[in-house]
RNA sequence: UGAUAGAGGCGCGGAAAACAUGAGUACGUUUCCUGCUGUCCCCGGCAUGGGGAGGGAGCCGAAAGGGGAUUUCGCCGAGACAGAAGGAGCCAUGCCAGGUGCUUUCUGUCGGGUCUUGGGAGAAGAUCUCAAGAACUGUCGCCCUUUUUUGGGCGGAGCGCUGUUAU
Numbered sequence: 001u002g003a004u005a006g007a008g009g010c011g012c013g014g015a016a017a018a019c020a021u022g023a024g025u026a027c028g029u030u031u032c033c034u035g036c037u038g039u040c041c042c043c044g045g046c047a048u049g050g051g052g053a054g055g056g057a058g059c060c061g062a063a064a065g066g067g068g069a070u071u072u073c074g075c076c077g078a079g080a081c082a083g084a085a086g087g088a089g090c091c092a093u094g095c096c097a098g099g100u101g102c103u104u105u106c107u108g109u110c111g112g113g114u115c116u117u118g119g120g121a122g123a124a125g126a127u128c129u130c131a132a133g134a135a136c137u138g139u140c141g142c143c144c145u146u147u148u149u150u151g152g153g154c155g156g157a158g159c160g161c162u163g164u165u166a167u
Stems, first nucleotide, its partner, number of pairs: 001166006009076001011075006019067001028059006040052004044096005079110009089100003111137002114134008139156006
């Protein structure tokens, strides 16, 4: 230097079905109150097209995203996030504007999980994510200590570490 095999632990990610939440919410419908009957208002702007505010009570009554556990699959830069560029979609049609997730490439950050605080997303005290901090943990380096066991302190980062093997 290359190949190969491994380790860290509430370790990382994918999938399926069920379940809970969403929610007795939205929609629909009955009734009452009430505004308007259209040159006005609403659906992002214009046009087409469509609709006609709102509130009380009753009946009926979802879904999506996200979620925890289980099972199973693939793994140990596993993977996640941020930024940039591109692609095909969705939000009624055309144009404009905007949003949204999926996917490809490149760059950058992060050893790992936990907790606290704050920001963002979200219906949410679920969960995800970002920043800072705290201790814990694995690994290597340096120093000290110890019967060589071991224990302690400081520091670095996965482009790392360990085993085998070839040169």